This is a predicted structure of a 71-nucleotide RNA (transfer RNA) from Peziza echinospora. The sequence is in RNAcentral, with records from ENA.
RNA sequence: GCGUUCAUGGUUUAGUGGUAAAAUUGCCGCUUGCCAUGCGGCAGCCGUGGGUUCGAUUCCCGCUGGACGCA
Numbered sequence: 001g002c003g004u005u006c007a008u009g010g011u012u013u014a015g016u017g018g019u020a021a022a023a024u025u026g027c028c029g030c031u032u033g034c035c036a037u038g039c040g041g042c043a044g045c046c047g048u049g050g051g052u053u054c055g056a057u058u059c060c061c062g063c064u065g066g067a068c069g070c071a
Base pairs, nucleotide, nucleotide: 001070002069003068004067005066006065007064010024011023012022013021018054025043026042027041028040029039030038047063048062049061050060051059
């Protein structure tokens, strides 16, 4: 330099053109004589800029960053 691929709560991962899910984490409550465990509730996310579309996290292009391959 060229190509492929990935980017989603603090963390690890699902997901799909029509309101984004789970685990974990933090906080609150219940349970207990206390702690732990367990149960319930709440909080917290689609990397960024454009395009297509009635509607984009999803499709397309650029950028940024990561991984892999070729040279």
Lineage of the source: Eukaryota > Dikarya > saccharomyceta > Pezizomycotina > Peziza. It matches the Rfam family "tRNA".